RNAcentral holds the full RNA, with entries from SILVA. Small-subunit ribosomal RNA, central domain from a metagenome, 350 nucleotides, folded computationally. Its Rfam family is "Bacterial small subunit ribosomal RNA". Gene Ontology terms of the family: structural constituent of ribosome and ribosome. Model confidence (mean pLDDT): 90 of 100.
[in-house]
Context: one part of a larger RNA
RNA sequence: CUGGGCGUAAAGGGCGCGUAGGCGGCCCCGCAAGUCUUUCGUGAAAUCCCACAGCUCAACUGUGGAACUGCGGAAGAUACUGCAGGGCUUGAGUCCGGGAGAGGGGAGUGGAAUUCCCAGUGUAGCGGUGAAAUGCGUAGAUAUUGGGAGGAACACCGGUGGCGAAGGCGGCUCCCUGGACCGGUACUGACGCUGAGGCGCGAAAGCUAGGGGAGCAAACGGGAUUAGAUACCCCGGUAGUCCUAGCUGUAAACGUUGAGCACUUUGUGUGGCGGGUAUCGACCCCUGCCGUGCAGUAGCUAACGCAUUAAGUGCUCCGCCUGGGGAGUACGGUCGCAAGGCUGAAACUC
Numbered sequence: 001c002u003g004g005g006c007g008u009a010a011a012g013g014g015c016g017c018g019u020a021g022g023c024g025g026c027c028c029c030g031c032a033a034g035u036c037u038u039u040c041g042u043g044a045a046a047u048c049c050c051a052c053a054g055c056u057c058a059a060c061u062g063u064g065g066a067a068c069u070g071c072g073g074a075a076g077a078u079a080c081u082g083c084a085g086g087g088c089u090u091g092a093g094u095c096c097g098g099g100a101g102a103g104g105g106g107a108g109u110g111g112a113a114u115u116c117c118c119a120g121u122g123u124a125g126c127g128g129u130g131a132a133a134u135g136c137g138u139a140g141a142u143a144u145u146g147g148g149a150g151g152a153a154c155a156c157c158g159g160u161g162g163c164g165a166a167g168g169c170g171g172c173u174c175c176c177u178g179g180a181c182c183g184g185u186a187c188u189g190a191c192g193c194u195g196a197g198g199c200g201c202g203a204a205a206g207c208u209a210g211g212g213g214a215g216c217a218a219a220c221g222g223g224a225u226u227a228g229a230u231a232c233c234c235c236g237g238u239a240g241u242c243c244u245a246g247c248u249g250u251a252a253a254c255g256u257u258g259a260g261c262a263c264u265u266u267g268u269g270u271g272g273c274g275g276g277u278a279u280c281g282a283c284c285c286c287u288g289c290c291g292u293g294c295a296g297u298a299g300c301u302a303a304c305g306c307a308u309u310a311a312g313u314g315c316u317c318c319g320c321c322u323g324g325g326g327a328g329u330a331c332g333g334u335c336g337c338a339a340g341g342c343u344g345a346a347a348c349u350c
Stems, first nucleotide, its partner, number of pairs: 003322004007304002012318001014201004021194003025088004030083002033081002035077008049065006091191001092188003095184004103177007110154001115149007125136002162169002206247006215241002220236004258317006266295011299306002323350003332343004
C1' cells in the first nucleotide's frame, strides 16, 4: 500500500411490502468450526535468494543452505465471531387511556360562478386588441330581472399549517378503513435492521369498452402580426379534460440528498400531545416527546453551501458511477392492444 466516489461535476432505484443473503442488544454456562500458539508430517527436481567452488572472467555450471508465505495430523488457549443451552429488558412489538389530521374507499348533499334554454324590460350595438379584423346582433344581441337544465371545480378559512411510503390529498355530512403521535408501563422477550430476485402502489399524457360533456382546450378552420409566421395575440373548435371497468408504468417521480441506528455547541418561529408554575378560567412563563421552518458554532465541502430534519462523526445493508459524442441508439430478450417500457452494446470519432 492492499480504489475513489454519488446535493449542483458521471452517479440514490419513483415509492412501499418482503424472499434469499448480509449484518445484529445485555448477562451466564458449554462446544471449539473460524481465530491464535506449540509440535509432527508433507510442500519432487529445476527456478528465485545466500555461501562456497569449477571453466583465465562473466554468462553458464556444481555443492551446500535457506526458502517454498501452502496443505494435513496432534496437543493446547477461549478474548472476539460462530454453534448449542439458560436468563434479562434498554432494541422491537402488544395492551390500556387520550386527542390531531385535505391519509384512503363508498354514498349523499350545498352555495357561488361559467354556459345553454324559456319568459319579461329594453335598443343598437356587443365582443376583442398594441391597434384591428374574423365573430355575435334589428329573425332583437350585449345589459338587466325571474324561472329552468347540465357539467366541472370547491372562493374566504388557508398558514415555509396538516396528512400520506411515494405518486399525491382541500365545500359539507354519514358509513367503512390504514398509519402516526402523546401519556401509562401491564405483557412478549431480540421477535431486530437492510433487502439481490419477487409482488404491489405509482402525476400528467396516452390506449380499449361504455357513459358524460358546462368551462377549458392539442389537432383543425378563420382573423391579425410579419419579409415569411405551419408561432406568440384574437374569434371559433374536436379529441381530451369528468365517471365506471381495464391497460400503460413514465417524469425536473426533486430535498436533483437510499434506508436504519447511535453520537455531536446554540438561538428563534410554527403544528400535535404531556408535565410544572400561574389564574376564576383561557393566555403568558418554565419544561419533556414527536413533526415542520429559519438563522447559525464546531466540523465538513472544489466552491456554493450543509450544519441534531447533516452534506458533521461512526457502523450495517441495498442501488448506482468510472471521459464527451455515437446512444438510452442498434441487436437480442422480455413486457404492452398500440404508443412504447425495461434490459442495453460496438464500430467510428474528439